[in-house]
RNA sequence: GCCAGGGUAGCUCAAUGGCAGAGCAAUGCUUUCGUAAAGCAGAGGUUGUGGGUUCAACUCCCGCCCCUGGCU
Numbered sequence: 001g002c003c004a005g006g007g008u009a010g011c012u013c014a015a016u017g018g019c020a021g022a023g024c025a026a027u028g029c030u031u032u033c034g035u036a037a038a039g040c041a042g043a044g045g046u047u048g049u050g051g052g053u054u055c056a057a058c059u060c061c062c063g064c065c066c067c068u069g070g071c072u
Base pairs, nucleotide, nucleotide: 001071002070003069004068005067006066007065010024011023012022013021018055027041028040029039030038048064049063050062051061052060
C1' cells in the first nucleotide's frame, strides 16, 4: 500500500429503515446479629467522527480516525 471484519452503557454483546435493549458490574432497598448469597428498584448512551439519502438512520451511501486478521 491492498483486502476483510469490527467500533453501541464501566465490561461482554443484541437491535437487518419505525420508542436504543439484555447479562454482568456499580448504587439504593429488603432479608441477616453481621457479611456473603438471594430478591426488588431506579439510574447509567452525542450508537468512533464529519457529511449525504430518507417523512424517519445503530441500520443504507461517502470521507476520516482507531482496533483485529490476511496479502504484498
A computed fold for a 72-nucleotide RNA from a Patescibacteria group bacterium, annotated as transfer RNA. It was read from a public genome assembly.